[in-house]
RNA sequence: GUCCCGAAAAGGCAAACCCGUCGUGAGGCGGGGGCGCAAAACCAGGGGUCUCGGGAAUCCGAGAUAGCCCAGUUGCCGAA
Numbered sequence: 001g002u003c004c005c006g007a008a009a010a011g012g013c014a015a016a017c018c019c020g021u022c023g024u025g026a027g028g029c030g031g032g033g034g035c036g037c038a039a040a041a042c043c044a045g046g047g048g049u050c051u052c053g054g055g056a057a058u059c060c061g062a063g064a065u066a067g068c069c070c071a072g073u074u075g076c077c078g079a080a
Stems, first nucleotide, its partner, number of pairs: 005078002012037002017032006035067001041073002045070003048065007
């Protein structure tokens, strides 16, 4: 120095819930809040889950979710 890894410190993010707002909806965004998080940063490519529309149906189409998992990209600190 790098990787695995995760003590400390600094900084960061922000679940449920509440308010506002957008959306048919899943859900998004802003404010409050703080369960948690070293990738709880980015990414919808694969799988899962969820929504809307269609179909008699295996399903098809359009969406949502990265704080469900995998792949890809980037990345702070440095004790054991």
Predicted 3D model of an 80-nucleotide RNA (c-di-GMP-I riboswitch aptamer) from an Actinomycetota bacterium. Its mean pLDDT, the model's own confidence on a scale to 100, is 87. The organism belongs to Actinomycetota, within Bacteria. Its Rfam family is "c-di-GMP-I riboswitch aptamer". Rfam links the family to the GO term cyclic-di-GMP binding. It was read from a public genome assembly, where an Rfam model found it.